[in-house]
RNA sequence: UCUUUGGGGCGGGGUGCAAUUCCCCACCGGCAGUGAUUGCUUUUGCAUAAGUCUGCGACGAAGGGUGCAUGCCCUUCCUGAUUCGGUGCAAGUCCGAAACCGACGGUAUAGUCCGGAUGGUAAAAGA
Repeated sequence: UCUUUGGGGCGGGGUGCAAUUCCCCACCGGCAGUGAUUGCUUUUGCAUAAGUCUGCGACGAAGGGUGCAUGCCCUUCCUGAUUCGGUGCAAGUCCGAAACCGACGGUAUAGUCCGGAUGGUAAAAGA
């Protein structure tokens, strides 16, 4: 430099003119790191293990650069959520239990539907 990959989830019931949006139950968890798990190896490594820890990305805002312009690039800002018990030398990562969180626009109020998006990105693999 190029190529490929790169997000999951509303099923049942209730109310209602109308709700996958409200109420009851249900379901889902991007990327990297860390890590007392587990397996293999056999003493060293490999694989694996966090939605709520650390950092990043998506969405949004402001400023600057460039361009006729849709845009593109850079910087800054914004950016959700966990406790209790157990084991133990040691646990926000193990085990058990109970909680909690989820951009913007649309629509009967949306993490799960539709839309921007056949897009973009953290990043992974290969050449």
Overview: Predicted 3D model of a 127-nucleotide RNA (FMN riboswitch aptamer (RFN element)) from a chicken gut metagenome. Rfam family: FMN riboswitch aptamer (RFN element). From the family's description: The RFN element is a highly conserved domain that is found frequently in the 5'-untranslated regions of prokaryotic mRNAs that encode for flavin mononucleotide (FMN) biosynthesis and transport proteins. Gene Ontology term of the family: FMN binding. The coordinates come from a structure-prediction model, not an experiment, and the mean pLDDT is 81.